[in-house]
Molecule: Guanidine-I riboswitch aptamer
RNA sequence: UAAAACAUUUUCUAGGGUUCCGCGGUAUUGCCGGCUGGUCCGAGAGAAAAUUCACAGUUUUUGUGCACACGGAGGGAUAAAAGCCCGGGAGAU
Numbered sequence: 001u002a003a004a005a006c007a008u009u010u011u012c013u014a015g016g017g018u019u020c021c022g023c024g025g026u027a028u029u030g031c032c033g034g035c036u037g038g039u040c041c042g043a044g045a046g047a048a049a050a051u052u053c054a055c056a057g058u059u060u061u062u063g064u065g066c067a068c069a070c071g072g073a074g075g076g077a078u079a080a081a082a083g084c085c086c087g088g089g090a091g092a093u
Base pairs, nucleotide, nucleotide: 007051008050009049010048011047012046015041016040020038021037022035023033024032025031026030053065054064055063056062068088070091074086075085076084
């Protein structure tokens, strides 16, 4: 210095908080507490599926492949926080 769509969507998980519901306190159109929960947010480096892509074959959908991946601080969104976003970033190897 240099290669890859280092692709998209859905469902879920680790994780996350507190708008709404529930719960508890206060003793009230409220305020306080994230508190086992439901809703909610949610992974590049977690899981599954579908699609897409590349190559080969074929002639209309068949096969193969889609690897690897240590990582801050800080900032941003939302009610709020986070393995969310900046970001496969800075840096390291």